[in-house]
Model confidence (mean pLDDT): 75 of 100. Bacterial RNase P class A from Candidatus Kapaibacterium sp., 483 nucleotides, folded computationally. Rfam family: Bacterial RNase P class A. About the family: Ribonuclease P (RNase P) is a ubiquitous endoribonuclease, found in archaea, bacteria and eukarya as well as chloroplasts and mitochondria. By type it is a ribozyme. NCBI's taxonomy places the organism under Bacteria, Pseudomonadati, Eximiradiales, Kapaibacteriaceae (SeqCode), Kapaibacterium (SeqCode).
C1' cells in the first nucleotide's frame, strides 16, 4: 500500500427577522362562594379575560403492522378435546418468535500441504534423475458471516431420466455347477461306437465378488475360503447399538471394552414427542350536555316440581331441583346472571250444582333472545404521557444483562403545530487551472449548484423485518514492501 470482516457517531452549525403548538412564573381588570368586619373591610381556594420573561417541540427507522407485553372493558374461576406457535443447550428479560454464550453443521477473502500434469533447463542412466516455474485430484488450517437446528430404527407418503433394481430391492454384461445338442482334436477300437480337453448353443440352479447405469446401488480396504462367490471367516478402519470413564451446569467433544448389527433422501409431507396460548383492542375505556318514538313487525319461549315459613288454610317470602334464554371460550364439561306470570275462549270430569274446582287444546301476554324496518346523537372533556424512562461513575458477570450512588424531565396535535426568509461556515455534486505522484490519487485557487439519501409522531413500550445519497471514528484478520 491493498483486499477481507465486524461496530459506534453523525446526517448541518452561526447569526438576524418574522410566524406556529404545547406549558408557564408573574402583572392588571372583572366575578360568584367560604370566612371575617361598623363597613365589598381583609383573607382563602377559584373562574373569565388580556399580557406573558422564560422552558420545550419528529427517526434510525417515526415505515411494516410481524412477534411480545403494559393498559381498557368483556360481572368470576376451572378441566378436557381440537387449533395454532415454538423446537440444539445454558443463560438473560415483564415477556417474546428476540438477544447473550457455547455446541453442531454449512460458507468463507486467503495460507500450506499434496497425486499427477505442462514448459524450461542441467547432468548423462536418452526419455531416465534432478533443479526453477506454473497448474493441480485431494486434503489441513482460516478473521468473519449463515442455520425454519428435536425425531426418518413407529407408521403412512412422495421422488424425473437412466437403469435389472431407488427401501428393506434386484440380475443388464457376466462368473460358476448340472443335464442335452455341437464344430474340432487327442486316446481306444476292424468298425459302430466310448472317453476326454476346448469353443459354441439351450435349459435348470447358483451368485451378487468384477463391469455397466445413475448424483447415489444395501459399509471399505486387504487377507483366506468357495464350484464360483458373499461379513462366510479374520485383520485393521468407519458407522450403529450395549456397558464405563474424562472434561463440561448442559448440549456435546474425546476415550476404553464387548457385539458380525450395517438400515439411503424428504417432516416450512401427513405423523410423533415436549414446552405454550381466553377475545378484543386508545375508533378500548370512562364523564357531562343535548336529543329521540319504555318505536313497529316477525320468529322462538319454559310457564313444572320439593322443602320451609306464614294459623295446620289461602297469598306473600325464602331455598333446592328440573325447564328455557344469555354471558364467561372453537366445542363439550362446568360456572354464573335473568325468567319460570297473567287472562280469554271452546270441549270433557267432579262437587257443597244458575257456583266452585280440575285436566286438555288454541289463542294474547310479561321476563328474554334472534332478524328485519325506522328515528336519534355523533358536541364537550378525561384517558393523553413520569416511563419494565435517559445520563454520568461505581460495581458483578466472557457477554446479553444485573444491583447500586447521584442527576434529569426532553411533542402531545385533533383536519392536525415544529416553518419561511437572509448572511457567513462546513460537507457533497459538477466541470476548470496550477502543482505533484507508486499515475490509483493528494494539495492549492477561483466558479456553479446548493444540504441534496431513505423519509414525518397520534396510547406507551421491548423486539423482528424492510428502504437508505454521503461523512468520521475505532477494532481486527491475510498479504506486499520497508525499519
Nucleotide at each position: 500500500c491493498a483486499g477481507g470482516g465486524a461496530a459506534a457517531a453523525c446526517g448541518g452549525g452561526u447569526a438576524g427577522u418574522c410566524g406556529c403548538g404545547c406549558g408557564a412564573a408573574a402583572u392588571a381588570u372583572u366575578u360568584g362562594a367560604c370566612a371575617u368586619u361598623u363597613a365589598u373591610u381583609u383573607g382563602u381556594a377559584g373562574a373569565a379575560u388580556a399580557u406573558g420573561a422564560c422552558g420545550u417541540g419528529a427517526g434510525g427507522a417515526a415505515a411494516g403492522u410481524c412477534c411480545g407485553a403494559a393498559c381498557u372493558c368483556c360481572a368470576u374461576a376451572g378441566a378436557a378435546c381440537a387449533a395454532u406457535g415454538c423446537g440444539c443447550u445454558u443463560c438473560g428479560u415483564a415477556a417474546c418468535g428476540c438477544g447473550a454464550a457455547g455446541g453442531c453443521g454449512g460458507c468463507g477473502a486467503g495460507u500450506g500441504a499434496a497425486a499427477g500434469g505442462u514448459a524450461u533447463u542441467a547432468u548423462u542412466u536418452u526419455u531416465a534423475u534432478g533443479a526453477u516455474a506454473u497448474u493441480g485430484c485431494u486434503u489441513a488450517c482460516g478473521a468473519g458471516c449463515c442455520g425454519a437446528c428435536g425425531g426418518a430404527a413407529a407408521g403412512u407418503g412422495c421422488a424425473a431420466c437412466a437403469g435389472a433394481a431407488a427401501g428393506c430391492a434386484g440380475a443388464c454384461c457376466g462368473c460358476c455347477a448340472g443335464a442335452g445338442g455341437u464344430u474340432c482334436g487327442g486316446c481306444a477300437g476292424c468298425a459302430a461306437u466310448g472317453u476326454u480337453g476346448u469353443g459354441c448353443c439351450u435349459u435348470u440352479g447358483g451368485u451378487a465378488a468384477g463391469g455397466g447405469u445413475g448424483a447415489a446401488a444395501c459399509g471399505g480396504u486387504a487377507g483366506g475360503g468357495u464350484a464360483a462367490g458373499a461379513g462366510c471367516c479374520u485383520a485393521c478402519c468407519a458407522g450403529c447399538g450395549g456397558c464405563g470413564u474424562u472434561a463440561g451446569c448442559a448440549a456435546u467433544a474425546g476415550u476404553g471394552c464387548c457385539g458380525g448389527c450395517u438400515u439411503g433422501g424428504u417432516a416450512a409431507a401427513c405423523c410423533c414427542c415436549g414446552c405454550a396460548u381466553g377475545g378484543a383492542g386508545c375508533a378500548a375505556a370512562g364523564c357531562u350536555a343535548a336529543g329521540u318514538a319504555a318505536g313497529a313487525a316477525u320468529g322462538a319461549u319454559a310457564u313444572u316440581u320439593c322443602g320451609g315459613u306464614g294459623a295446620u288454610a289461602a297469598a306473600g317470602c325464602c331455598g333446592g331441583a328440573g325447564c328455557c334464554g344469555g354471558g364467561c371460550u372453537g366445542u363439550u364439561c362446568g360456572u354464573u346472571c335473568g325468567g319460570u306470570u297473567a287472562a280469554a275462549a271452546c270441549a270433557g270430569g267432579u262437587u257443597u250444582u244458575u257456583a266452585a274446582u280440575u285436566u286438555g287444546u288454541u289463542u294474547u301476554u310479561a321476563c328474554u333472545c334472534a332478524u328485519u324496518c325506522g328515528g336519534g346523537u355523533a358536541a364537550g372533556c378525561u384517558g393523553c404521557u413520569u416511563g419494565a424512562g435517559c445520563c454520568u461513575c461505581g460495581u458483578g458477570g466472557u457477554g446479553a444483562c444485573g444491583c447500586g450512588u447521584g442527576g434529569c424531565c426532553u411533542a402531545g396535535a385533533u383536519a392536525a403545530a415544529u416553518g419561511a426568509c437572509u448572511a457567513c461556515c462546513u460537507c457533497c455534486g459538477c466541470a476548470g487551472u496550477g502543482u505533484u505522484u507508486u499515475u490509483g490519487g493528494g494539495c492549492a485557487c477561483g466558479g456553479c449548484g446548493a444540504a441534496g439519501a431513505c423519509a414525518g409522531a397520534a396510547u406507551u413500550c421491548g423486539g423482528c423485518u424492510u428502504a437508505u445519497a454521503g461523512u468520521u471514528u475505532u477494532c481486527u484478520c491475510u498479504g506486499c514492501a520497508a525499519g